[in-house]
């Protein structure tokens, strides 16, 4: 230097046939329990890495950039 794969809730990740966002765990709150764990309910939390650009609408589609891995040189 050329390519490829990714960046999405606090943390692992889905969602990528465009119609304004989910899951498991963690966390709060409440029931159990003498008390913690455990189990059982319900809540809260994410302008989708940035900027522009296409669309009636963008996490998604396209350009440029930053970062993180890879592969070849």
């Nucleotide at each position: 230097g050329a390519c490829c794969c990714g960046g999405u809730a606090g943390c692992u990740c889905a969602g990528c046939u465009g119609g304004u966002a989910g899951a498991g765990c963690a966390a709060u709150u409440g029931c159990c329990u003498c008390u913690u764990a455990a189990g059982c309910a319900a809540u809260g939390g994410g302008u989708c890495c940035a900027g522009g650009g296409u669309u009636c609408g963008a996490a998604u589609c396209c350009c440029u950039g930053c970062c993180g891995g890879g592969u070849c040189a």